[in-house]
RNA sequence: GCGGGAGUAACUCAGCUGGUAGAGUCACAGCCUUCCAAGCUGUUGGUCGCGGGUUCGAGUCCCGUCUCCCGCU
Numbered sequence: 001g002c003g004g005g006a007g008u009a010a011c012u013c014a015g016c017u018g019g020u021a022g023a024g025u026c027a028c029a030g031c032c033u034u035c036c037a038a039g040c041u042g043u044u045g046g047u048c049g050c051g052g053g054u055u056c057g058a059g060u061c062c063c064g065u066c067u068c069c070c071g072c073u
Stems, first nucleotide, its partner, number of pairs: 001072007010025004019056001027043005049065005
């Protein structure tokens, strides 16, 4: 230098074909328990790496760019 993959909640990840951003864990509150743990219920938490474009509408499509991983030279 070229090609491919990944980047979404504090963490691990889904979201396949454009149409309300989700799950588990963590945290917090409640129930339960003599107390703790476990269990059950609920809540908080997001500039979807960044910047543009297309579109009525973009996590998703297009372009550029940054970081990490793999391969080729």

A computed fold for a 73-nucleotide RNA from Chlorobaculum parvum NCIB 8327, annotated as transfer RNA. It is recorded under the gene name tRNA-Gly-TCC-1-1. The prediction has a mean pLDDT of 81. It matches the Rfam family "tRNA". Its family is annotated with triplet codon-amino acid adaptor activity in the Gene Ontology. By type it is a transfer RNA.